[in-house]
Predicted 3D model of a 72-nucleotide RNA (transfer RNA) from a Candidatus Microgenomatia bacterium. Rfam family: tRNA. It is annotated as a transfer RNA. About the family: Transfer RNA (tRNA) molecules are approximately 80 nucleotides in length. Its mean pLDDT, the model's own confidence on a scale to 100, is 80.
RNA sequence: GCGGUUGUAGCUUAAAGGUCAAAGCAGGGGUUUGUGAAACCUUUGAUGGGGGUUCAAUUCCCCUCGAUCGCC
Repeated sequence: GCGGUUGUAGCUUAAAGGUCAAAGCAGGGGUUUGUGAAACCUUUGAUGGGGGUUCAAUUCCCCUCGAUCGCC
């Protein structure tokens, strides 16, 4: 340099064009307990960036950035 895969919450994963982007763990608060753990309730927090298509984009297309694999 060329081609493929991939990027969603602090971490691990869903959502395969449609209504408030879902859950587990983690974090904050609470119930319970003599204290703690566990359990239960509640809460915070995310689509790598830019553009396009569409009534509607995490999803499809283009560019770009990062990670990774292969070729040279």